[in-house]
RNA sequence: UGAUAUUUUCCAAGAGAGAGUCAUAUAUGACCGCCGAAGAGGCAAACCUGACGUGCAGAUCUCAGGCGAAACUUUCAGGCAAAAGGACUGGAAAAGGUAC
Numbered sequence: 001u002g003a004u005a006u007u008u009u010c011c012a013a014g015a016g017a018g019a020g021u022c023a024u025a026u027a028u029g030a031c032c033g034c035c036g037a038a039g040a041g042g043c044a045a046a047c048c049u050g051a052c053g054u055g056c057a058g059a060u061c062u063c064a065g066g067c068g069a070a071a072c073u074u075u076c077a078g079g080c081a082a083a084a085g086g087a088c089u090g091g092a093a094a095a096g097g098u099a100c
Base pairs, nucleotide, nucleotide: 006095007094008093009092010091011090012089018032020031021030022029023028033080034079035078039076040074041073042072047066048065049064050063051062
């Protein structure tokens, strides 16, 4: 000096599901019915460790534990007219600084 990746900001696009009932001043609370794409939780194989067993050792089988992903799943949170929010994607800028 400085990628990729990471974080932040801005812009574009962005799905799903009751404008439910009652109280009440939209908001909010309660009740019923739903959604998954803020966030959060859960797990497969592989890998690691131990036990059992064989036994020189190892491998296989079984059991237990660890690690372990999502757009899968749970609906805790959030959401179910519009507005707001909104994962992922694209563009721009900034920060820190790794590899080369």
Predicted 3D model of a 100-nucleotide RNA (Glycine riboswitch aptamer). The sequence was found by an Rfam model in a public genome assembly.